Source information: Predicted 3D model of a 385-nucleotide RNA (Bacterial RNase P class A) from a marine eukaryotic metagenome. The prediction has a mean pLDDT of 76. The RNAcentral record of the sequence draws on MGnify.
RNA sequence: GGGUCAGACGAUCGCCAGCGGGGUUCGCCCCGUUGGAGGAAAGUCCGGGCUCCAUAGGGCAGGGUGGUGGCUAACGGCCACCGAGGGCAACCUCAGGGAAAGUGCCACAGAAAGCAAACCGCCAACCCCAGGUGCCCCAACCUCUUCGGGGGGCAAGGCGCUUGGGCGGUAAGGGUGAAAGGGUGCGGUAAGAGCGCACCGCGGCCCUGGUGACAGGGCUGGCAGGGUAAACCCCACCUGGAGCAAGACCAAAUAAGGGAGGAGAGGCGGCCCGUCUCUUUGAACUUCCGGGUAGGUCGCUCGAGGCCGUCAGCAAUGGCGGCCCUAGAUGGAUGAUCGUCACCUCGCUUCGGCGAGGGACAGAACCCGGCUUACCGGCCCUCCG
Numbered sequence: 001g002g003g004u005c006a007g008a009c010g011a012u013c014g015c016c017a018g019c020g021g022g023g024u025u026c027g028c029c030c031c032g033u034u035g036g037a038g039g040a041a042a043g044u045c046c047g048g049g050c051u052c053c054a055u056a057g058g059g060c061a062g063g064g065u066g067g068u069g070g071c072u073a074a075c076g077g078c079c080a081c082c083g084a085g086g087g088c089a090a091c092c093u094c095a096g097g098g099a100a101a102g103u104g105c106c107a108c109a110g111a112a113a114g115c116a117a118a119c120c121g122c123c124a125a126c127c128c129c130a131g132g133u134g135c136c137c138c139a140a141c142c143u144c145u146u147c148g149g150g151g152g153g154c155a156a157g158g159c160g161c162u163u164g165g166g167c168g169g170u171a172a173g174g175g176u177g178a179a180a181g182g183g184u185g186c187g188g189u190a191a192g193a194g195c196g197c198a199c200c201g202c203g204g205c206c207c208u209g210g211u212g213a214c215a216g217g218g219c220u221g222g223c224a225g226g227g228u229a230a231a232c233c234c235c236a237c238c239u240g241g242a243g244c245a246a247g248a249c250c251a252a253a254u255a256a257g258g259g260a261g262g263a264g265a266g267g268c269g270g271c272c273c274g275u276c277u278c279u280u281u282g283a284a285c286u287u288c289c290g291g292g293u294a295g296g297u298c299g300c301u302c303g304a305g306g307c308c309g310u311c312a313g314c315a316a317u318g319g320c321g322g323c324c325c326u327a328g329a330u331g332g333a334u335g336a337u338c339g340u341c342a343c344c345u346c347g348c349u350u351c352g353g354c355g356a357g358g359g360a361c362a363g364a365a366c367c368c369g370g371c372u373u374a375c376c377g378g379c380c381c382u383c384c385g
Base pairs, nucleotide, nucleotide: 001381002380003379004378005377007341008340009339010338011337012336013335015036016035017034018033019032020031021030022029023028038361042372043371045370046369047368048367049366050243051242052241053240062239063238064237065236066235067081068080069079070078071077082096083094084093085092086091097234098233102232103231104228105227106226119174120173121170122169123168127166128165129164130163131162132161133160134159135158136157141152142151143150144149182200183199184198185197186196187195201223202221203220204219205218206217207216208215209214247298248297249296250295257289258288259287260286261285262280263279264278265277266276267275268274305324306323307322308321309320310319311318312317343358344357345356346355347354348353
């Protein structure tokens, strides 16, 4: 790192369902037999099947996803690979598109957080001010003189060095911060700086390899506008809604509603019955329909199903062959007790055993694929130190 088990057997008493038999007041009851929770049945977080509703087509909004290739019914899942980060390693982690479309934000600290900035420090080359000092030149002044001048010499002036300040330079170093405008080294400079150079990093172009993400190499550019998109946003792709209390059927009861049975007139007809048309249908009643409540049935478990083998593939997965049927409850079954034996822990031990304690997380509810979370412990495989 991966897989797997989730105590075993027996007895007794119960529960649910199927089948067989018997009984029945037709509601059900009795007997026998067979079957009866999970790796997560959980959370209900994704995806699909199924059902109903909606739907011409297209777009917007909203929601979701985000390296590449593959798998799949589909996915936010899985596999392989790429990149980044961590680890000595096996291996682990990553919502891993766009920050040069635009907008917003960057708390505290800090000088400065986005048309960057100058706190400490470093520098003082150039310019200005003030001071110190050395040298030069030296009016006055002192002194020597052969009266031509010589020597000394304060101030002013000039040159140099130097101190402090100003105007500045700097982005090396310190400090702040999650983040301060590539990194290391050498050169360079007043001090510094891609300022120059080498290597690394980065951008652009080209070549090679790869399905691709990308990798390697060459040339070139001194390096460009920091971070943040699980902030708005942009781009690409996906996306109708609700859910088995879906939905379908049977149907006591009840309301609305409808038909027939009523009355009058007329037509057909010589008359009756019958039938047709028109008008009136106020009330009650009967009956049929309708409606759909209680209740019941279906959906309900054979399915992208399980096991074994084999083939293709690195793998996820798929093809083929054989075998198997493996819970369907609806106030909701699947349990309890005892015994024996295993397992774990502790204690004792004459090492043969004995005694006490423990066994988790949790329980189907239309089905399936995932993810996540919970879990006493045991076993197996592989790899690393």